[in-house]
Transfer RNA from a Candidatus Levyibacteriota bacterium, 72 nucleotides, folded computationally. Its Rfam family is "tRNA". About the family: Transfer RNA (tRNA) molecules are approximately 80 nucleotides in length. Their secondary structure includes four short double-helical elements and three loops (D, anti-codon, and T loops). Further hydrogen bonds mediate the characteristic L-shaped molecular structure. tRNAs have two regions of fundamental functional importance: the anti-codon, which is responsible for specific mRNA codon recognition, and the 3' end, to which the tRNAs corresponding amino acid is attached (by aminoacyl-tRNA synthetases). tRNAs cope with the degeneracy of the genetic code in two manners: having more than one tRNA (with a specific anti-codon) for a particular amino acid; and 'wobble' base-pairing, i.e. permitting non-standard base-pairing at the 3rd anti-codon position. NCBI's taxonomy places the organism under Bacteria, Bacteria candidate phyla, Candidatus Levyibacteriota.

RNA sequence: GCCGCCUUAGCUCAGUGGUAGAGCAAUGCUUUUGUAAAGCAAAGGUCCUCGGUUCAAAUCCGAGAGGCGGCU
Numbered sequence: 001g002c003c004g005c006c007u008u009a010g011c012u013c014a015g016u017g018g019u020a021g022a023g024c025a026a027u028g029c030u031u032u033u034g035u036a037a038a039g040c041a042a043a044g045g046u047c048c049u050c051g052g053u054u055c056a057a058a059u060c061c062g063a064g065a066g067g068c069g070g071c072u
Stems, first nucleotide, its partner, number of pairs: 001071007010024004018055001027041004048064005
């Protein structure tokens, strides 16, 4: 220098055009003499950034940034 893949909650990941979700963690409550475990509840998001397409974009297209890998 060229090519491919990835970027979504604190962490690990779903979601492939029509209301953004799960598990774990953390928080509150119940339970216990107390802790843990268990159960219940609530909370937590600029979907990496910018632009484009569309009635409508996490999703499609382009550019950029970061990370991983391959080739030279």